[in-house]
RNA sequence: ACAUCUUUAGUUUAAUGGUUAAAACAAGAAAUUUCGAACUUCUAAAUAAUGGUUCGAAUCCAUUAAGAUGUU
Numbered sequence: 001a002c003a004u005c006u007u008u009a010g011u012u013u014a015a016u017g018g019u020u021a022a023a024a025c026a027a028g029a030a031a032u033u034u035c036g037a038a039c040u041u042c043u044a045a046a047u048a049a050u051g052g053u054u055c056g057a058a059u060c061c062a063u064u065a066a067g068a069u070g071u072u
Base pairs, nucleotide, nucleotide: 001071002070003069004068005067006066007065010025011024012023013022018055027043028042029041030040048064049063050062051061052060
């Protein structure tokens, strides 16, 4: 320099172009307990950025950013 792939909550993963993006662990609160731990209930939290296609985009297309792999 070129090619390919990946990017979703604090972490790990889902979601056929169509309901208010779904869970687990983690975090906070309540209840329980002499105090804790465990269990139960509840709460907040995410589509890397910009633009395009479409009635409708996490998903398709382009560019950019970060990362990984390969070739030279």